This is a predicted structure of a 110-nucleotide RNA (SAM riboswitch aptamer (S box leader)) from Polaribacter irgensii 23-P. The sequence was found by an Rfam model in a public genome assembly. The model forms 94% of the base pairs in the Rfam consensus. The coordinates come from a structure-prediction model, not an experiment, and the mean pLDDT is 81. The source organism's lineage runs through Bacteria, Pseudomonadati, Bacteroidota, Flavobacteriales and Polaribacter irgensii. Rfam family: SAM riboswitch aptamer (S box leader). From the family's description: The SAM riboswitch is found upstream of a number of genes which code for proteins involved in methionine or cysteine biosynthesis in Gram-positive bacteria.
RNA sequence: AUGUUAUCAAGAAAGGCGGAGGGAUUAGACCCAUUGAAGCCUUAGCAACCCUUUAGUAAUAAAGAAGGUGCUAAAUUCUACUCAAUUAUUCGUAAUUGGAUAGAUAACAA
Repeated sequence: AUGUUAUCAAGAAAGGCGGAGGGAUUAGACCCAUUGAAGCCUUAGCAACCCUUUAGUAAUAAAGAAGGUGCUAAAUUCUACUCAAUUAUUCGUAAUUGGAUAGAUAACAA
C1' cells in the first nucleotide's frame, strides 16, 4: 500500500522542548495559533476495537481496565461529485434529508 467487516453529532489536557504554522488531500468557506501552531517527550485522562472475568451450546449480555492500538477544539469543522425522496419553483434550478464516494480508527486476511 490492498481487501473484508464494524464504528465515526457522545467522551476525555496539563507540563517540558520547540518556534510558525495547523484543521487528511484539491478548491471555497469558516475557524485555531506568538496569551505559542506542527512535531517530539513526560504525566494524566477518555473510550472499550483487540483483551480479561462471569453467564450462555451459540448468538449475545453484564462487569472490568493489567496489556496492544486509538483518541483527548469545532459532526470526519462545513460544502463540493453522483443517486433517491420531499418541498419550493420564474421550470433554469434551489433547499432539506438519506445514501454513495473519499477519509480516520480497530480487527482479520493475503